[in-house]
RNA sequence: AGGAGCAGCCGUACAAUCGCGCAAUUUAUUUGUGAGGAAAGUCCGGGCACCCAAGGGCAGAUUGCCGGAUAACGUCCGGUGCGGGCGACCGUGAGGAUAGUGCCACAGAAAUGCAGACUGCCGAUGGCUUUUCUAAGCACAGGCGAUGGUGCAACGGCGGGGUAAGAGCCCACCGGCAAUAUCGAGAGGUAUUGGCCAGGUAAACCCCAAUCGGGUGCAAGAUUGACAGGAAGGCUAAGACUGCCCGUCAUCUUCCGACAAAUCGCUUGAGUUUGCAGGCAACUGCAAAUCGAGACAGAUGAUUGUAUAGAAACAGAACCCGGCUUAUGAACUGCUCCUUUAU
Numbered sequence: 001a002g003g004a005g006c007a008g009c010c011g012u013a014c015a016a017u018c019g020c021g022c023a024a025u026u027u028a029u030u031u032g033u034g035a036g037g038a039a040a041g042u043c044c045g046g047g048c049a050c051c052c053a054a055g056g057g058c059a060g061a062u063u064g065c066c067g068g069a070u071a072a073c074g075u076c077c078g079g080u081g082c083g084g085g086c087g088a089c090c091g092u093g094a095g096g097a098u099a100g101u102g103c104c105a106c107a108g109a110a111a112u113g114c115a116g117a118c119u120g121c122c123g124a125u126g127g128c129u130u131u132u133c134u135a136a137g138c139a140c141a142g143g144c145g146a147u148g149g150u151g152c153a154a155c156g157g158c159g160g161g162g163u164a165a166g167a168g169c170c171c172a173c174c175g176g177c178a179a180u181a182u183c184g185a186g187a188g189g190u191a192u193u194g195g196c197c198a199g200g201u202a203a204a205c206c207c208c209a210a211u212c213g214g215g216u217g218c219a220a221g222a223u224u225g226a227c228a229g230g231a232a233g234g235c236u237a238a239g240a241c242u243g244c245c246c247g248u249c250a251u252c253u254u255c256c257g258a259c260a261a262a263u264c265g266c267u268u269g270a271g272u273u274u275g276c277a278g279g280c281a282a283c284u285g286c287a288a289a290u291c292g293a294g295a296c297a298g299a300u301g302a303u304u305g306u307a308u309a310g311a312a313a314c315a316g317a318a319c320c321c322g323g324c325u326u327a328u329g330a331a332c333u334g335c336u337c338c339u340u341u342a343u
Base pairs, nucleotide, nucleotide: 001339002338003337004336005335006334007333008332010329012307013306014305015304016303017302018301020034021033022032023031024030036314040325041324043323044322045321046320047319048217049216050215051214052213060212061211062210063209064208065079066078067077068076069075080094081092082091083090084089095207096206100205101204102201103200104199113155118148120144121143122142125141126140127138128137129136130135156174157173159171160170161169175197177194178193179192180191181190182189183188221264222263223262224261225259227257229256230255231254232253233252239249240248241247271290272289273288274287275286276285277284278283
C1' cells in the first nucleotide's frame, strides 16, 4: 500500500412560529413532558388476569454434545467433536443404526442375508479325453468377491507377501471399533494393545434421558350506577281500584340488564444511569442518583432557516418484560489476519 475477519458508535442536530396528547397548579397566549433500534413478525420464554381441572397412571408435547448463566427459554456465555478457510475467523438440527421394525427409486446378478457369479479368474483335488507315460487338453464336479460393469451407496482403503486362482488368509500404514493406562468437573484428549471390521436412513416408526396442568389474552379482568325494562320476595301500620277477602298497581328490599358510560388495571419496573467488587464470559452483588409516553374516533405533526450528505433509510407505542427472526441509511473508530514493497 492492497485485500480480508471480528467488534463498536450514531439512528439527523440546533433555532423560530403554528398545532396535538398527558400531567402539574399559578387556571393562563403558563410550565413540564411526549416512539424505536427494531415500537414490526407474533416465532419462543415469563409476569399479571379470568375460566376449567385439582390425587395417581397411561397417552401426549417439547428438548437432545458438555458445563455454566437466568424468573424462564428452543435464548445467551465458555468449552468439546466434526466441517470450511493459507490465516484472523466462520458454520454446526451434534443422543442411540450392536434393542427391534420399516425403507433404500431407476439401474444392476445382487441393496443387508455372515448376501451376490452378469462380465470373469482358477480348476491344485476328483472326473473325462489324448499320450511319446508324464505331461497336455476339456471346463463336468468344484474353488474364488481379485478384475470389469450398475448405482448416492456393493460388505474397510492401499501396498506387499501368499495361492491353482483368490481372500485380513498373513504383514506394514491409514480409517473404524473395543479394552487398558493416563489427563480433564464433563463432553472428550493422548498413548498402548487387541481381534481383524461393523452399509445408509431416526426433520421414518421407535428406544433412551430430561422437562411440562390445560385454555383464553388488558376489548384479560375489577369496582361504581345515570337510565329503559324484567324477575323474586315483603306487605306488620298506612295509599288506589273497592265496603270486606283475594288479586293488581303503587311503594320497599334483593337480583338481572344497561351504556363504544365512568374509575381502576396503566406504567416505579426481573427499570435506567454511574461507581465499586466477583467472574475468561454470559451474568451477579452492593452503594448512590434518577423517573424518561400512557391514549381509547386513539397525541407525538407541519412550515421556515442554518449545518451535514443540502428534501437521510427501515419504520411508528396500545398491559409489561427477556430473547429470536426480519427490514434499514451515512460517516467513523478499535483490534486482528494475509500478500507485496521499503528500511
This is a predicted structure of a 343-nucleotide RNA (Bacterial RNase P class A). It was read from a public genome assembly, where an Rfam model found it.